[in-house]
RNA sequence: GGCGAAAUAGCUCAGUUGGUAGAGCACCCGGCUCAUAUCCGGUAGGUCAUAGGUCCGAGUCCUAUUUUCGCUA
Numbered sequence: 001g002g003c004g005a006a007a008u009a010g011c012u013c014a015g016u017u018g019g020u021a022g023a024g025c026a027c028c029c030g031g032c033u034c035a036u037a038u039c040c041g042g043u044a045g046g047u048c049a050u051a052g053g054u055c056c057g058a059g060u061c062c063u064a065u066u067u068u069c070g071c072u073a
Stems, first nucleotide, its partner, number of pairs: 001072007010025004019056001028042004049065005
């Protein structure tokens, strides 16, 4: 240099034919306990990497860019 993959909550990841953004863990609150842990219940937490485009509607489709990983020369 060429090709491909990935980027979504603090972390690990879903979101599968475009139609209200979710789970587990962690944090916090409560229950349970003499107390702690386990366990149970609940709250909060997102500019979906950035910018533009298509569409009534984009995490999802298209283009460019950034970062990371892999293959190849």